A computed fold for a 132-nucleotide RNA from a Bacillota bacterium, annotated as c-di-AMP riboswitch aptamer (ydaO/yuaA leader). The sequence was found by an Rfam model in a public genome assembly. The prediction has a mean pLDDT of 79.
[in-house]
RNA sequence: GUAUUGCUAACGCUUAAUUCCGGUCACCGGAAGCGGGGGAACCAUGUUUUGGGGUGAAUCUGAUCACUGGAUCAGACGGGUACUCUCAACCCGAACCCGUCAGCUAACCUCGUCAGCGGAAAGAGAGGUGAA
Numbered sequence: 001g002u003a004u005u006g007c008u009a010a011c012g013c014u015u016a017a018u019u020c021c022g023g024u025c026a027c028c029g030g031a032a033g034c035g036g037g038g039g040a041a042c043c044a045u046g047u048u049u050u051g052g053g054g055u056g057a058a059u060c061u062g063a064u065c066a067c068u069g070g071a072u073c074a075g076a077c078g079g080g081u082a083c084u085c086u087c088a089a090c091c092c093g094a095a096c097c098c099g100u101c102a103g104c105u106a107a108c109c110u111c112g113u114c115a116g117c118g119g120a121a122a123g124a125g126a127g128g129u130g131a132a
Stems, first nucleotide, its partner, number of pairs: 011118004018032006033113006043103001051101001052098004059076007077093005083127005
C1' cells in the first nucleotide's frame, strides 16, 4: 500500500415503529409524538362461496413449464437509495392478519410503536439550509 473477515463507537438506510418519566429494570407501566382499524347523517354502491375484507410499495397482463400451492421469462405499473426536486445509475415488488363480517364517515371506541440492514454511502443539473 492492497484485499478479506470480525468487533466497537459514531453516522446512516428501510419501516408508523421514536423520545421522555417511573419500576420489582434484557422486561413491565405511563405520557408525548407518529401510525392503523372500527364507527352517523349526507353521498356512494346493487352484492353477498365465484366468499368478502385489512396492514403493506409489494399488484396486474401475456407466454411456457408444472398440476397443488406454484416456477421462469417479458411487459405494464408501484416502492427505495445521507437537504429537496429532476435526470442517471443500482435495487425491491414480500410477508402476515380478520373469520362469513366491515363503503365513506363527525362524535365516540380501539390497536401498534417491531424487525432488519449499510460502508465514502461523495454521479449531473437546479433550488435551499448551516458554518467560516